Overview: RNAcentral holds the sequence, with entries from ENA and MGnify. Predicted 3D model of a 71-nucleotide RNA (transfer RNA) from a Kofleriaceae bacterium. The same sequence occurs in records of 2 taxa. The prediction has a mean pLDDT of 81. Lineage of the source: Bacteria > Pseudomonadati > Myxococcota > Haliangiales > Kofleriaceae.
[in-house]
RNA sequence: UCCGGACUGGUCCAAUGGAAGGACGCGCGGCUCUGAACCGCGAGAUCUGGGUUCGACUCCUGGGUCCGGAA
Repeated sequence: UCCGGACUGGUCCAAUGGAAGGACGCGCGGCUCUGAACCGCGAGAUCUGGGUUCGACUCCUGGGUCCGGAA
């Protein structure tokens, strides 16, 4: 330099054009003599710029980071 793949809360994953959800973790409360476990509630995310569309995590395009391959 070229080709392919990946990018969503702190972590790991869903959502295949129609109100971004789950698990673990975190905070608060309940339970308990205390803690763990368990139960309830809560905060927290679409890598970035642009485009298409009534509507974009999803489709198109430029860029970035990471992984693999070729030279």
Rfam family: tRNA. By type it is a transfer RNA. Its family is annotated with triplet codon-amino acid adaptor activity in the Gene Ontology.